[in-house]
RNA sequence: UUUUUAUACAGAGGCGCUGAGAGACAGGCUCGAUGAAGCGUCGGCAACCAUCCGCAACUGCCGGAACGGUGCCAAUUCCUGACCAUAUAAAAA
Numbered sequence: 001u002u003u004u005u006a007u008a009c010a011g012a013g014g015c016g017c018u019g020a021g022a023g024a025c026a027g028g029c030u031c032g033a034u035g036a037a038g039c040g041u042c043g044g045c046a047a048c049c050a051u052c053c054g055c056a057a058c059u060g061c062c063g064g065a066a067c068g069g070u071g072c073c074a075a076u077u078c079c080u081g082a083c084c085a086u087a088u089a090a091a092a093a
Base pairs, nucleotide, nucleotide: 001093002092003091004090005089006088007087008086013042014041015040016039017038021031022030023029025081026080027079028078043073044072045071048069049068051065052064053063054062055060077085
């Protein structure tokens, strides 16, 4: 990068550096010098994978925990559109 499957109306931000953009795309709308994006740091949310406990049982569309691998922490994926368009996870090539 491509493919497959699942999820996307819940939840969770302080500080430091820096300094003008950001919300994928188009249109809208919104956020932003009372500091955007990025980086660092500490913290948090969640429960996809792994792990552990309980229950069930040929092995889970179950409940719980949260030390590990990711992810996420304005607005329903901000809204509408394309509905596999985008994002994330897991698996495969």
Record summary:
A computed fold for a 93-nucleotide RNA from Hymenobacter taeanensis, annotated as SAM riboswitch aptamer (S box leader). The model forms 97% of the base pairs in the Rfam consensus. Rfam family: SAM riboswitch aptamer (S box leader). Rfam links the family to the GO term regulation of gene expression. The same sequence occurs in records of 2 taxa. RNAcentral holds the sequence, with entries from Rfam and Ribocentre.